[in-house]
């Protein structure tokens, strides 16, 4: 100095599964003013009823797997023991409109290490 490998950072791509149900809170709209409260009377507002929300958390059922985690195994380390080990499996966690996240892939930069 170069190639491969590893770590970190930046950019780009990146799937799957209910915009589920229920009550509560919040926001918006409409109605009623018989009654009560606030307000100087009025106007208006709150309590009342109905509806809507691609709002929030909670509970319930259903579902997904590519953060993380766990398990077994082909295989590898040395025959055993033991250890490592997947995008397979489990769904603890996470997720199921958008956003965020996202294994993995590509490009670039920095650093490290073995070999030449």
């Nucleotide at each position: 100095a170069u190639c491969a490998c590893c770590a970190u950072c930046g950019c780009g791509g990146g799937a799957g599964a209910g915009a589920c149900c229920a009550g509560c809170g919040g926001c918006c709209c409409g109605g009623g003013u018989c009654a009560u409260c606030c307000g100087a009377u009025a106007a208006g507002g709150a309590u009342c009823c109905g509806g809507g929300c691609g709002c929030g958390a909670u509970g319930g059922c259903g579902c997904c797997g590519a953060a993380g985690g766990a398990g077994c195994a082909a295989c590898c380390g040395c025959c055993c023991c033991c250890g490592g080990a997947a995008a397979c499996u489990c769904u603890c966690a996470g997720g199921c409109a958008c956003c965020c996240g996202g294994a993995c892939c590509g490009c670039g930069a920095u650093g490290g290490c073995a070999a030449u």

Glycine riboswitch aptamer from Rhodospirillum sp., 116 nucleotides, folded computationally. It was read from a public genome assembly, where an Rfam model found it. Rfam family: Glycine riboswitch aptamer. Gene Ontology term of the family: glycine biosynthetic process.